[in-house]
RNA sequence: AGGCAAGUGGCUCAAUUGGUAGAGUAAUGGUCUCCAAAACCAUUGGUUGGGGGUUCGAGCCCCUCCUUGCCUG
Numbered sequence: 001a002g003g004c005a006a007g008u009g010g011c012u013c014a015a016u017u018g019g020u021a022g023a024g025u026a027a028u029g030g031u032c033u034c035c036a037a038a039a040c041c042a043u044u045g046g047u048u049g050g051g052g053g054u055u056c057g058a059g060c061c062c063c064u065c066c067u068u069g070c071c072u073g
Stems, first nucleotide, its partner, number of pairs: 001072007010025004019056001027043005049065005
């Protein structure tokens, strides 16, 4: 320099054909218990890496940039 893949709550990951962004875990509160742990219930937490475009509507499509990993030279 070129090519490929990835970037989504604190963390690990989903999201089908473009149609209300979810799960597990963590955190907080509650139930239970002599106390705790475990279990169960509830709640909080997201500018979907940045910017722009297409569209009635974008995590998803297009352009560009950034970061990480791998490959080629």
Description:
A computed fold for a 73-nucleotide RNA from Candidatus Vesicomyidisocius calyptogenae, annotated as transfer RNA. Model confidence (mean pLDDT): 81 of 100.